[in-house]
Context: one part of a larger RNA
């Protein structure tokens, strides 16, 4: 010097408090142990594993089990010899892959009059080699989590100590900040804070078409015809600096009001993650060392598994209702997606769905109905008109195929559950709550997850404790 202390100061975080909304019990969805199985593929493990890889396991993805096959191979390069075709196809045989057999048409280029010589395109046979989601993350690379967007980490030349090492980087203050005054044997500097970079909030300028519609003409409609004001769109500016004013501070950094402003002290969200920590994760994304397989630990196919179920936990969805079920009316979004694609309008069909095929490569058309909201009736506290899990029966889509094992849709059937124990998580504002849209994956298959609006709250005395950090110091028989 460090690390540790159930030492010590000082400071921070939804950390506790103060609050609202969960979970824990019940249904089921979906991970994960364990269990079981021919397999139930592997992999992740406190936090940092467990709706994690998987943006979507019927076949296929697939790695795994069972049988069937192949062995220069499913997939590269070459090298030699043969053919000059190779095969398409047809028979048998099979669950399929593949095996037997049979085979039709039929070349290309150069030389060269031809004959016929070389070369190739392909096969075959032989060799080198190919392949491995075999195994080591404790042999690397690369990418990632963590601590933590914590305020820290370090260096150069001085100085000082015999030295390891100190100083700087402690000290007074002050910030979100090693952030910035002040001092001070130290004076600079880098990596990090910070803006710079995107988005959202306010205005101008410029552009008006597919967006907009004040006034004018005109309708069923912003439909036309105009407008260029406004909304909105997207391209450059502009605008916030403690910049003014008080006060407190040391004529400081800076803190408190307050004025002016859309915004006010880092306006509000995001990208950004420092030296380092956890032989943290990942050889199964790739890459790769060395080991190991090599008629198989490699490749093909057909079924099956990954979906199993005495229990156990973890994430989540609907519920226990009256601030609510129900049943008609009737408003207001953003934010994306679309050609092997959205797909209107009309029409069958309780309805899922069908039939149609308009338009639209889309500020133009389609997906689209936004939902809670609101109004008006209706149930009257009941396991009930509550909740919907199960299971029945008919039916749709999607696909060679929905038995394992897939969504939906009617009718019937109508479980647990009457606010949840120790315990426990999120959240400080347009935030929790709550409420519906879209999007990727995707032939179908989300309650996940990643976006986006719509209604829109409580609390916050204070830092004694609990957790985790960061500075400073103090004590150690620890390194």
């Nucleotide at each position: 010097u460090g690390a540790c202390g159930g030492g010590g100061a000082c400071c921070c975080g939804c950390a506790c408090a103060a609050g609202c909304a969960g979970c824990g019990g019940a249904g089921c969805a979906u991970g994960u142990u364990g269990u079981u199985u021919a397999a139930u593929u592997c992999g992740a493990a406190g936090a940092a594993a467990c709706g994690c890889g998987a943006a979507g396991a019927a076949c296929c993805u697939u790695a795994c089990c069972a049988a069937g096959a192949c062995u220069u191979g499913a997939c590269a390069u070459g090298c030699a010899u043969u053919a000059g075709c190779a095969u398409a196809g047809c028979a048998u045989u099979g669950a399929a892959a593949g095996a037997u057999g049979u085979g039709a048409a039929g070349a290309u280029a150069u030389a060269g009059c031809a004959a016929u010589a070389u070369a190739u395109a392909u096969a075959a046979u032989g060799c080198a080699c190919a392949g491995a989601u075999g195994g080591u993350g404790c042999a690397u690379g690369g990418u990632u989590g963590u601590c933590g967007u914590c305020a820290g980490c370090u260096c150069g030349u001085g100085u000082c100590g015999u030295g390891a090492g100190a100083u700087g980087u402690u000290g007074g203050g002050u910030u979100a900040a090693g952030u910035c005054c002040c001092g001070c044997a130290a004076c600079g500097a880098g990596c990090g804070c910070a803006a710079c970079c995107c988005u959202u909030g306010c205005c101008a300028u410029u552009a008006g078409u597919u967006a907009c519609c004040a006034g004018c003409a005109g309708u069923a409609a912003g439909a036309u015809g105009g407008g260029g004001a406004c909304u909105c769109u997207a391209a450059u500016g502009g605008g916030a600096c403690u910049g003014c004013c008080g006060u407190a501070g040391g004529u400081a950094a800076u803190a408190c009001g307050g004025a002016g402003g859309a915004a006010g002290g880092u306006g509000g969200g995001g990208a950004u993650g420092a030296u380092g920590u956890c032989a943290a994760a990942u050889c199964a994304u790739c890459a790769u060392g060395c080991c190991u397989c090599u008629u198989a630990c490699g490749u093909c196919u057909u079924g099956g598994g990954c979906u199993a179920c005495a229990a156990a936990c973890g994430u989540g969805c609907u519920a226990c209702a009256a601030u609510g079920g129900a049943u008609a009316a009737c408003a207001c979004a953003a934010a994306g997606a679309g050609a092997a694609g959205c797909g209107a309008a009309a029409c069958c069909g309780u309805a899922a769905g069908g039939u149609g095929g308009a338009g639209c490569a889309a500020a133009c058309c389609u997906c689209a109905a936004a939902a809670a909201a609101u109004u008006a009736u209706u149930c009257u506290c009941a396991a009930u008109u509550c909740a919907g899990a199960c299971u029945g029966u008919g039916g749709g889509c999607u696909g060679a195929a929905a038995c394992u094992c897939g969504c939906c849709c009617a009718c019937a059937c109508g479980a647990a559950g009457c606010c949840g124990a120790a315990g426990u998580u999120g959240c400080u504002a347009g935030u929790a709550a709550u409420u519906c849209c879209g999007a990727a994956u995707c032939a179908g298959a989300a309650u996940g997850u990643c976006g986006g609006g719509g209604u829109g709250a409580a609390u916050g005395c204070g830092u004694u404790c609990c957790c985790g950090g960061g500075u400073c110091u103090u004590g150690u028989a620890c390194a």
Small-subunit ribosomal RNA, 3' major domain from an uncultured Clostridia bacterium, 479 nucleotides, folded computationally. The sequence was found in a public genome assembly.